[in-house]
RNA sequence: AAGGUGGGACGGUCUGCCGCGGCGUGAAGCCGAGGAAAGUCCGGACAGAACAGGGCGCCCCGCUGCGGAAAGCGCAGGUGGGGGUAACCUCACGGAGGCCGUAACAGAGAACGACCGCCCGCAAGGGCAAGGGUGAAAACGCGAGGCAAGAGCUCACGACGCAGUGCAGCGAUGCAAUGCGGGUACGGCACCGGGGUCUGCAAGACCAAAUAUACUGACAGUUGAGGGCUGCCCGCCUGAUGUCAGGGGGUAGGUUGCGUAGAUAAAUGGCAGAGUGAAACAGAAACCGGCUUACGGUUCCACCUUUUUU
Numbered sequence: 001a002a003g004g005u006g007g008g009a010c011g012g013u014c015u016g017c018c019g020c021g022g023c024g025u026g027a028a029g030c031c032g033a034g035g036a037a038a039g040u041c042c043g044g045a046c047a048g049a050a051c052a053g054g055g056c057g058c059c060c061c062g063c064u065g066c067g068g069a070a071a072g073c074g075c076a077g078g079u080g081g082g083g084g085u086a087a088c089c090u091c092a093c094g095g096a097g098g099c100c101g102u103a104a105c106a107g108a109g110a111a112c113g114a115c116c117g118c119c120c121g122c123a124a125g126g127g128c129a130a131g132g133g134u135g136a137a138a139a140c141g142c143g144a145g146g147c148a149a150g151a152g153c154u155c156a157c158g159a160c161g162c163a164g165u166g167c168a169g170c171g172a173u174g175c176a177a178u179g180c181g182g183g184u185a186c187g188g189c190a191c192c193g194g195g196g197u198c199u200g201c202a203a204g205a206c207c208a209a210a211u212a213u214a215c216u217g218a219c220a221g222u223u224g225a226g227g228g229c230u231g232c233c234c235g236c237c238u239g240a241u242g243u244c245a246g247g248g249g250g251u252a253g254g255u256u257g258c259g260u261a262g263a264u265a266a267a268u269g270g271c272a273g274a275g276u277g278a279a280a281c282a283g284a285a286a287c288c289g290g291c292u293u294a295c296g297g298u299u300c301c302a303c304c305u306u307u308u309u310u
Base pairs, nucleotide, nucleotide: 001306002305003304004303005302006301007300008299009298010297013274014273015272016271017270018269020032021031022030023029034281038292039291041290042289043288044287046200047199048198049197058196059195060194061193062192063077064076065075066074067073078093079092080091081090082089083088094191098189099188100187101186102185103184115132116131117128118127119126120125140158141157143155144154145153160181161180162179163178165176166175167174168173204256205255206254207253213248215246216245217244218243219242220241226238227237228236229235
C1' cells in the first nucleotide's frame, strides 16, 4: 500500500425568521421522537380474575463459571462437527443401563447381513466375512499370529466408550498411566435438574348527570286511586296501584393509571444562510430489561494475509 476479520462510536451542528403540542391566567420562559420509537419474539413490574395444603399430569428450558429480578438474556470459557491460507466465522450440547421409531433410492444386508467371492466336500450340504459390488453412511483401523478358508479369534500399536486413580483447573474439561468392552447414526420416551395458573393499561382505580329503576318512608286508594274515549266537565269502559321524598348500583361524562415528550383523532415542522454535502432506515400512545430485523454516510480500536521500502 492492497485485500480482509472482529469490536465500538455518531445518526447532524450553529444563526435568523415563521409555525405546532405540553406546563403557565397571559406574556416571558422551559420542555418536545429513535438507535432502532419497528417486529410484538422472550422476560419483568403493575393490575384484575382464580387459588386451603399436597400429589400426578401437561408445557418450556438444558455443556461450565460469573453477572442478572428474570429471560428463547449478556460476558468469559469447554468439548465435538463444518468453512477459511489466516485473523476469525458457524452449528450442536443434561442423560441412556432400559424401551420405541426412522435410516428414501440403490443394495444380500441400514442391524438376528451374505449377491459375487473364499474354503471343505464327488455331490447334497456345510463353514466364512478378508476382497469385490451398492450407498450419504456397511458391522473399529492397521500389522502380525492363527486357520481348511476366515474373523478382535488372539496379540502389539492406535481410535472410541465405560470405570476408578493421579496431576492441573472454581468448573465444564484436559493430560497421564491402569483395567474392562465391541451393534452404527439420528430422533423420541422413561429418567435427572430448573421454571411455569390465566388475562392484559381498551389492565385497573376514583367521582358521577339526565332517563328508567331495586329498596325505604309518608300520603291517597276496591266507599274506585290511576288509565282509555278526550284539551276540560259529565258519562261509559277498565280495575290496583298512584304521587312525593330519600336512595344503592350501573350508563354518558370527568379524574387517575400517565412519566422533565405525552395525546384522546393524536404536537415534535418549514424556509433562508454557514459548512463539500443533509441525502439512509424510520414517527412515541402505559412502563422497564433483552432479542431480532432495517439502515446512506462518517469515524475509532485491535488483529490477519500478500507485496514493497527502510
A computed fold for a 310-nucleotide RNA, annotated as Bacterial RNase P class A. The coordinates come from a structure-prediction model, not an experiment, and the mean pLDDT is 75.